Predicted 3D model of an 82-nucleotide RNA (c-di-GMP-I riboswitch aptamer) from an uncultured Clostridia bacterium. Rfam family: c-di-GMP-I riboswitch aptamer. Gene Ontology term of the family: cyclic-di-GMP binding. Rfam describes the family as follows. GEMM was predicted in a large-scale screen for bacterial structured RNA regulatory elements. The sequence was found by an Rfam model in a public genome assembly. The coordinates come from a structure-prediction model, not an experiment, and the mean pLDDT is 79.

[in-house]
RNA sequence: GGUCUCCGUGGGCAAACUUAGAGUAAUCUAAGGACGCAAAGCUAUAGGGGCCAUCAGAAUUGGUGGCCAGCCAGCUGCCGGA
Numbered sequence: 001g002g003u004c005u006c007c008g009u010g011g012g013c014a015a016a017c018u019u020a021g022a023g024u025a026a027u028c029u030a031a032g033g034a035c036g037c038a039a040a041g042c043u044a045u046a047g048g049g050g051c052c053a054u055c056a057g058a059a060u061u062g063g064u065g066g067c068c069a070g071c072c073a074g075c076u077g078c079c080g081g082a
Base pairs, nucleotide, nucleotide: 005082006081007080008079012037013036017032018031019030020029021028022027035070041075042074043073047072048071049068050067051066052065053064054063055062056061
């Protein structure tokens, strides 16, 4: 100096819900609020999955458009101690 495991300080993020706004909707933004998170940082055009709208179809379903990164996944990554 590196890797792994455990522990910890400071700091970080912010579910449900509420209010206001945008959207047909999923959902998003701001403020409040904390259920949780060591990647709850980034990525939805190039993986899987879920949700909404619309079209086709008798239906299973399929096409198109949109949304979700706090579902999996990919990429990146902070300090101290043992």